[in-house]
RNA sequence: GCUUGGAUAGCUCAGUUGGUAGAGCACUUCCCUGAAGAGGAAGGGGUCGUCGGUUCGAGCCCGACUCCAAGCA
Numbered sequence: 001g002c003u004u005g006g007a008u009a010g011c012u013c014a015g016u017u018g019g020u021a022g023a024g025c026a027c028u029u030c031c032c033u034g035a036a037g038a039g040g041a042a043g044g045g046g047u048c049g050u051c052g053g054u055u056c057g058a059g060c061c062c063g064a065c066u067c068c069a070a071g072c073a
Stems, first nucleotide, its partner, number of pairs: 001072007010025004019056001027043005049065005
């Protein structure tokens, strides 16, 4: 340099045919306990890597760029 895959919550990851984004763990509050852990209930937390484009509407489609991984040279 070229090719492919990836970037979404604090972490690990889903997200179907384009229609206002979810799970597990973690965190907060409450219940339970002598207390803690385990368990149960509720809740908070997102510029969907960046910038543009298409569209009535983009996490999803198109382009450029940044970063990570693998392969080729």
The prediction has a mean pLDDT of 82. The RNA shown here (transfer RNA) has 73 nucleotides and comes from a bacterium.